[in-house]
RNA sequence: GCAGUGUGCCGGACGACCGCCGGUGUUCGUCCCGCGGUGCCGGGCGGGGUUCUCCUCGCCGGCAGCGCGGGCGGAGACGGGAGGAAAGUCCGAACUCCAAAGGGCAGUGCGCCGGGUAACGCCCGGUCGGGGUGACUCGAAGGACAGUGGCACAGAAAACAUACCGCCGGCUUUCGCUUCAGGCUCUCGGGCCGCGAGCGGCAGCAGGUAAGGGUGAAAAGGUGCGGUAAGAGCGCACCGCGUCCGCUGUGAGGCGGAUGGCAGGCAAAACCCCGCACGGAGCAAGGCCAAAUAGGGAGGCGCUCGAGGACGGCCCGUCCGAAGCCUCCGGGUAGGCCGCUCGAGCCCGCCAGCAAUGCCGGGCCUAGAGGAAUGGUCGUCACCCCGCCGAGGCGGACUGGAGCGGCGCGCAAGUUGCCGCGAAGGCCGCGGACGCGGGGGACAGAAUUCGGCUUACGGCAGGCUGCAGUG
RNA sequence: GCUGGCGUAGCUCAGUAGGUAGAGCAUCUGAUUUGUAAUCAGACGGUCGGGGGUUCGAUUCCCUCCGCCAGCUCCA
Numbered sequence: 001g002c003a004g005u006g007u008g009c010c011g012g013a014c015g016a017c018c019g020c021c022g023g024u025g026u027u028c029g030u031c032c033c034g035c036g037g038u039g040c041c042g043g044g045c046g047g048g049g050u051u052c053u054c055c056u057c058g059c060c061g062g063c064a065g066c067g068c069g070g071g072c073g074g075a076g077a078c079g080g081g082a083g084g085a086a087a088g089u090c091c092g093a094a095c096u097c098c099a100a101a102g103g104g105c106a107g108u109g110c111g112c113c114g115g116g117u118a119a120c121g122c123c124c125g126g127u128c129g130g131g132g133u134g135a136c137u138c139g140a141a142g143g144a145c146a147g148u149g150g151c152a153c154a155g156a157a158a159a160c161a162u163a164c165c166g167c168c169g170g171c172u173u174u175c176g177c178u179u180c181a182g183g184c185u186c187u188c189g190g191g192c193c194g195c196g197a198g199c200g201g202c203a204g205c206a207g208g209u210a211a212g213g214g215u216g217a218a219a220a221g222g223u224g225c226g227g228u229a230a231g232a233g234c235g236c237a238c239c240g241c242g243u244c245c246g247c248u249g250u251g252a253g254g255c256g257g258a259u260g261g262c263a264g265g266c267a268a269a270a271c272c273c274c275g276c277a278c279g280g281a282g283c284a285a286g287g288c289c290a291a292a293u294a295g296g297g298a299g300g301c302g303c304u305c306g307a308g309g310a311c312g313g314c315c316c317g318u319c320c321g322a323a324g325c326c327u328c329c330g331g332g333u334a335g336g337c338c339g340c341u342c343g344a345g346c347c348c349g350c351c352a353g354c355a356a357u358g359c360c361g362g363g364c365c366u367a368g369a370g371g372a373a374u375g376g377u378c379g380u381c382a383c384c385c386c387g388c389c390g391a392g393g394c395g396g397a398c399u400g401g402a403g404c405g406g407c408g409c410g411c412a413a414g415u416u417g418c419c420g421c422g423a424a425g426g427c428c429g430c431g432g433a434c435g436c437g438g439g440g441g442a443c444a445g446a447a448u449u450c451g452g453c454u455u456a457c458g459g460c461a462g463g464c465u466g467c468a469g470u471g
Numbered sequence: 472g473c474u475g476g477c478g479u480a481g482c483u484c485a486g487u488a489g490g491u492a493g494a495g496c497a498u499c500u501g502a503u504u505u506g507u508a509a510u511c512a513g514a515c516g517g518u519c520g521g522g523g524g525u526u527c528g529a530u531u532c533c534c535u536c537c538g539c540c541a542g543c544u545c546c547a
Base pairs, nucleotide, nucleotide: 001467002466003465004464005463007461008460009459010458012381013380014379015378016377017376018375020081021080023078024077026075027074028073029072030071032070033069034068035067036066038064039063040062041061043060044059045058046057047056048055049054083443087454088453090452091451092450093449094448095282096281097280098279107278108277109276110275111274112126113125114124115123116122127141128139129138130137131136142273143272147271148270150266151265164213165212166209167208168207170205171204172203174201175200176199177198178197179196182193183192184191185190221239222238223237224236225235226234240262241260242259243258244257245256246255247254248253286338287337288336289335296329297328298327299326300325301324308320309319310318311317345364346363347362348361349360351358352357383440384439385438386437387436388435393430394429395428396427398426399425403421404420405419406418407417408416409414472543473542474541475540476539477538478537481496482495483494484493490527498514499513500512501511502510520536521535522534523533524532
């Protein structure tokens, strides 16, 4: 330098102006609401005094205005205002309601060992196995002699093993060749037939074998030597596997030894078995206050001997008017409030621990809206990218020649001839400091709250590994 | 916000104890017809939403991501 691997951190800073959403004070306004005084107005009702239609007290009603509290609206002040993933909603909890004596069945999830944690399917450290030259990384990593089922096609056979081709020896039939007891014939050279024996071929029968071929993703240990009729853990060595023992480790396991010729395919992210855990729903959980209208319950009045309503209050009066009307209680709706943000909280330090993490001490308060605010513009700085300028530096087989050395010429001096080395400088190239100008800033947005995981995304730092190069 | 379900050909849907995915309509070609429709015969057409894992093998089993749809006040 290139390639890679793993870890940690950050998610622009400052200022000005203009906005947005909560909070806490201040202040102003109001045909708003409630409460308490005050004054005035009369009418009605009741009580008292007095007796001439007057006076006074209490209750009720209306008006005016004051004080306090609240609502609404405005102004202004102070202080606060998104994330590492707020996302996906995949796990685990807190919290709330429902259910529940206890236990079991069913269902779901998890599954090497040790530790961490409120808990987890998460995290840390280790073991074994797979991958990588390596740093490192991946693994839902219990059980397949408890049982049931599956393994398409191909193949003999896909699981209590079996035998298609092949290999091997035996028997039978037949054919050929060699040899031959013997027989027939003859032109005596020979020719023919031929029991038996041996060898070989085709076929068949009953066997041996699993080395080889072939099928398949997968075929009942692998390699080698011996052995055999051919073969085979049949025997042996090494490796693998099972059992036992010893040492070691908290443990998963590791190391070593002995022994058995060797059980046994794959798959449990098939059903299942074993062990462990789990009651259900989710803040639209749930709780409180509580209109109008319509139901429910209780009481009262009334049904023509007229309840009730309208004419702004009361009386008279007029009109409407029918079997309902009035009051109270309770549930719930609209609406409002709580839940709601101080919490397994955040930061710093020490200690324990390999680490995850935990103890202790100190400091801090950091959005709580309820369809959703947390933004915009400008300037300066920082970061990244591009362009221009081009300093120091580096390289050059180009140029340049200060100077030095050797040889020659000379008796010597030598401003001398030749050759070699060669500094500064110039030129060219690489590179890019400082400066100037321009551009850029991702993924994304709280909604009850935490702990994780996963996914998306912009950068920075140092660690480690491999390869190549230079010194 | 919380909770469920779905994704297969151009369209509507089948297909599951894992073994190379089909139907109807549509499209195209041929036949039939004077011609068209209808009918008959044939053909074309698939990253089974994407990626990863388990397995010899995945539409199917598991994980993750993407998209779509539905439900959720209170009382009774």
Record summary:
Predicted 3D model of RNase P RNA and transfer RNA as a complex of 547 nucleotides. Model confidence (mean pLDDT): 76 of 100. It holds a member of the Rfam family "Bacterial RNase P class A". Rfam classes the family as a ribozyme.